[in-house]
Molecule: transfer RNA
Organism: Pristionchus pacificus
RNA sequence: GACUCGUUGGCGCAAUGGUAGCGCGUUCGACUCCAGAUCGAAAGGUUGGGUGUUCGACUCACUCACGGGUCA
Numbered sequence: 001g002a003c004u005c006g007u008u009g010g011c012g013c014a015a016u017g018g019u020a021g022c023g024c025g026u027u028c029g030a031c032u033c034c035a036g037a038u039c040g041a042a043a044g045g046u047u048g049g050g051u052g053u054u055c056g057a058c059u060c061a062c063u064c065a066c067g068g069g070u071c072a
Stems, first nucleotide, its partner, number of pairs: 001071007010024004018055001026042005048064005
């Protein structure tokens, strides 16, 4: 330098054009003498930045940034 894959709550991952979910974690409640385990509930996301396509974008296109891989 070229190509390729990835970037989504604190962490790990889904969602392949129609209101962004799951597990763990966190907080609160129930249970318990207390705690753990278990059960119930809640909070937590400008979906890496920008522009475009579309009635509508996490999803498609372009560009930038960061990270991994292959080749030179």